[in-house]
Predicted 3D model of a 93-nucleotide RNA (Glycine riboswitch aptamer) from Alteribacillus sp. YIM 98480. The model forms 91% of the base pairs in the Rfam consensus. Its mean pLDDT, the model's own confidence on a scale to 100, is 83.

RNA sequence: AUGACGACAAAGGGAGAGAUCGUUUUAAACGGCGCCGAAGGAGCAAACUGUUUGUGCAGUGAAUCUCUCAGGCAAAAAGACUUUUGUCUGACG
Numbered sequence: 001a002u003g004a005c006g007a008c009a010a011a012g013g014g015a016g017a018g019a020u021c022g023u024u025u026u027a028a029a030c031g032g033c034g035c036c037g038a039a040g041g042a043g044c045a046a047a048c049u050g051u052u053u054g055u056g057c058a059g060u061g062a063a064u065c066u067c068u069c070a071g072g073c074a075a076a077a078a079g080a081c082u083u084u085u086g087u088c089u090g091a092c093g
Stems, first nucleotide, its partner, number of pairs: 006088008018033001020032004034073003040069001041067003047060005
């Protein structure tokens, strides 16, 4: 000195679903009915490991899959993921 993977920061992009009903009532809060999945959370396949003569049993085990606890269902905020820039590290050359 190249700068992969990874981490962090800033800026940007970023879906879905009732501006539903009631409580005095825009929003919010509470309650009712109806929905969404891409904050978070939870569950699991193959495989591997252990045990068993064996069938089995137990453990580890992913997600944008599943569940909707939480969250969300005008706008705003949030938002997995992603782009660019910068910083750190330093695989490879």